[in-house]
């Protein structure tokens, strides 16, 4: 340099273009306990960036950025 794949809570993964982005774990509070752990309840927390097409985008298209793989 060329081609391909990936990018979503702190972490690991979901989500046919369709109206409040789901879950596990984590964190906070409460209950429970002699104190903890476990368990239960409640809460906090995310779509890599910028454009485009569409009535409507995490999802489709383009460019960029980052990571991984292959070739040269």
């Nucleotide at each position: 340099g060329u081609g391909g794949c990936u990018g979503u809570a702190g972490u690991u993964u979901a989500a046919u273009g369709g109206u409040a982005a789901a879950a596990a774990u984590u964190c906070u509070g409460c209950a429970u306990u002699g104190c903890a752990a476990c368990u239960g309840c409640a809460g906090a927390g995310a779509c890599c960036u910028g454009g485009g097409a569409u009535c409507a985008a995490a999802u489709c298209c383009c460019a960029g950025c980052a990571g991984c793989c292959a070739c040269u």